Predicted 3D model of a 136-nucleotide RNA (c-di-AMP riboswitch aptamer (ydaO/yuaA leader)) from a soil metagenome.
The prediction has a mean pLDDT of 79.
Rfam family: c-di-AMP riboswitch aptamer (ydaO/yuaA leader). From the family's description: This family represents a conserved RNA structure found upstream of the ydaO and yuaA genes in Bacillus subtilis and related genes in other bacteria.
């Protein structure tokens, strides 16, 4: 000066001062949440009832979800993990197409969430390159 990422600017106020504290506003991002649509693993049995749903009882099962490209599969393993490939993903104005180079993690919720409008809530870190930044 730039790269990944939603992860950025501004404004007040504090501080010596700041890129750090607090608020606040604008943008960027995620989460929960109707109808109607989807879904719907059991008998029985009760109010109600078009139906689902909702309660008691048994009986069985050991989960689900989310954020993020980061998935899934093969092989060898001393369960923690290795290598090989892969869904996807990222690389300097944007898009396509080609070429190279990389990543294909990691975390969170807690037994609970489908979609979703009014409403509500939360985030706005972090890590990186001194070699290139390519070619129609």
């Nucleotide at each position: 000066c730039g790269c990944c990422u939603a992860g950025u600017u501004c404004c007040g106020c504090g501080c010596a001062a700041c890129u750090c504290g607090c608020g606040g506003a604008a943008g960027c991002g995620g989460g929960g949440g109707a109808c109607c649509c989807a879904a719907c693993a059991g008998a029985a049995g009760g109010a109600c009832c078009a139906g689902c749903g909702c309660c008691u009882u048994c009986a069985c099962u050991g989960g689900g979800g989310g954020c993020g490209u980061a998935u899934c599969g093969g092989c060898g393993a001393a369960c923690g993990c290795g290598c090989c490939g892969u869904a996807g993903g990222a690389c300097a104005c944007u898009u396509c197409c080609g070429a190279g180079u990389c990543c294909g993690a990691g975390c969170c919720c807690g037994u609970c969430a489908g979609c979703u409008a009014a409403c509500c809530c939360c985030g706005c870190c972090g890590g990186c390159u001194u070699a290139a930044a390519c070619g129609g």